[in-house]
Source information:
TPP riboswitch aptamer (THI element) from a Bacteroidota bacterium, 96 nucleotides, folded computationally. The coordinates come from a structure-prediction model, not an experiment, and the mean pLDDT is 75.

RNA sequence: CGGUCAACACUGGGGUGCCUUUCGAUAAAGGCUGAGAUUACACCCAACGAACCUGAUCUGGAUGAUACCAGCGUAGGGAGUGUGGAUGAAGGCUUU
Numbered sequence: 001c002g003g004u005c006a007a008c009a010c011u012g013g014g015g016u017g018c019c020u021u022u023c024g025a026u027a028a029a030g031g032c033u034g035a036g037a038u039u040a041c042a043c044c045c046a047a048c049g050a051a052c053c054u055g056a057u058c059u060g061g062a063u064g065a066u067a068c069c070a071g072c073g074u075a076g077g078g079a080g081u082g083u084g085g086a087u088g089a090a091g092g093c094u095u096u
Stems, first nucleotide, its partner, number of pairs: 001091001003087003007083004011046004016040001017032005052077003058071004
């Protein structure tokens, strides 16, 4: 020198359900899970990619109900540049 891993900046990618009040409709209020459930200058994620999408009106187990939990999932997709902190393998170069 080569590499790896944090962090920051800017840029970008995402999701926003379920139930009750409840009624013909709209809105509102409340409850559950979660980082995020009133599109929030919020939250999460950016190849180390389960953030998120497809499969899926899926399968099994719970619940008042719901991806609520697990499987599916070593499946298929999926959005990046810079700065530079800590270390620094194999190997290479140089000096003593």